[in-house]
């Protein structure tokens, strides 16, 4: 690097129309944004580990909003084995 198995992950915002409950939240269609992936059955990851979770109702910025960008991050956590091929010594 490849492959087979096996594991680990994550469903946010925001508009509009219905509904319930009542004045702001709930559900449910429909369409929008960033992303690999927003729930698809696909899509990232697996220690050479920022895939993900936690500090975090965290901070700077942007933006219709939003972990949408950047910081925090040389921070804490985090899920593998087994065969193959290739180069190097």
């Nucleotide at each position: 690097c490849u492959u087979g198995u096996c594991g680990g992950g994550g469903u946010g915002c925001c508009c509009g129309a219905g509904c319930a409950a009542u004045u702001u939240u709930g559900c449910u269609c429909a369409g929008g944004c960033u992303g690999a992936g927003a729930u698809u059955a696909a899509c990232c990851c697996g220690c050479u580990g920022a895939a993900c979770c936690u500090g975090a109702c965290c901070u700077g910025g942007a933006u219709a909003a939003u972990g949408c960008c950047g910081g925090c991050g040389u921070a804490g956590g985090g899920a593998a084995c087994a065969a193959g091929a290739a180069u190097a010594u």
This is a predicted structure of an 89-nucleotide RNA (TPP riboswitch aptamer (THI element)) from uncultured Litorivivens sp.
The sequence is in RNAcentral, with records from MGnify.
Lineage of the source: Bacteria > Pseudomonadati > Pseudomonadota > Gammaproteobacteria > Litorivivens.